RNA sequence: AAAACAUGGAGGCAAAACCCGAGAAAUCGGGUGCCACAAAGCAACCGGUCUUAACCGUCAGGAAAGAUAGCGGAGCUACCAUG
Numbered sequence: 001a002a003a004a005c006a007u008g009g010a011g012g013c014a015a016a017a018c019c020c021g022a023g024a025a026a027u028c029g030g031g032u033g034c035c036a037c038a039a040a041g042c043a044a045c046c047g048g049u050c051u052u053a054a055c056c057g058u059c060a061g062g063a064a065a066g067a068u069a070g071c072g073g074a075g076c077u078a079c080c081a082u083g
Base pairs, nucleotide, nucleotide: 005083006082007081008080009079012037017032018031019030020029021028022027035070041076042075045073046072047071048068049067050066051065052064055062056061
């Protein structure tokens, strides 16, 4: 000096609910809010879960597309001090 862990600090973020907007929907954006979070920062690679307007159909469904990072795994990045 670097990495990891722990403690402390300065901060960060923002569940549910409500309002407005987008979407067929899941869900997302903004405001209020503050459940929680040491990566609750980024990002759909893998799995899980959720949605079904359009497409196909022998009308049972099928294929496909979308969503979720605060479901899990893997990846990238990450403040100060002390140990």
This is a predicted structure of an 83-nucleotide RNA (c-di-GMP-I riboswitch aptamer) from a Gallionellaceae bacterium.
It was read from a public genome assembly, where an Rfam model found it.
The coordinates come from a structure-prediction model, not an experiment, and the mean pLDDT is 84.
Of the family's consensus pairs, 94% are formed in the model.
Rfam family: c-di-GMP-I riboswitch aptamer. Rfam links the family to the GO term cyclic-di-GMP binding. From the family's description: GEMM was predicted in a large-scale screen for bacterial structured RNA regulatory elements.
Taxonomically the source falls in Gallionellaceae (Bacteria, Pseudomonadota, Betaproteobacteria, Nitrosomonadales).